[in-house]
Molecule: transfer RNA
Organism: Candidatus Doudnabacteria bacterium
RNA sequence: GGGCCCAUAGCUCAGUUGGUAGAGCGCAUCCAUGGCAUGGAUGAGGUCAGGAGUUCGAGACUCCUUGGGUCCA
Numbered sequence: 001g002g003g004c005c006c007a008u009a010g011c012u013c014a015g016u017u018g019g020u021a022g023a024g025c026g027c028a029u030c031c032a033u034g035g036c037a038u039g040g041a042u043g044a045g046g047u048c049a050g051g052a053g054u055u056c057g058a059g060a061c062u063c064c065u066u067g068g069g070u071c072c073a
Base pairs, nucleotide, nucleotide: 001072002071003070004069005068006067007066010025011024012023013022019056027043028042029041030040031039032038049065050064051063052062053061
C1' cells in the first nucleotide's frame, strides 16, 4: 500500500426481509429473611464509532473517514 471482517446500554452480545432499539450480567429502589446469601417485582441507563447519500422511513442499503482484528505484498 491492497483485500476481507468488526464497531449497538457499564460489560458480553442479539436485532435474519428497511417500519416503536432489545436480552443476559451489572446498577438503583422496593418486597420476602433477625441479618447475609439468594429469590421476586419495578426502574434508570443508548448522538446504534463519526460524516454524507438513497428512501415516506436507515442499527440495517451506498460512499467517505476513524479505531480494532486478520490475510497478502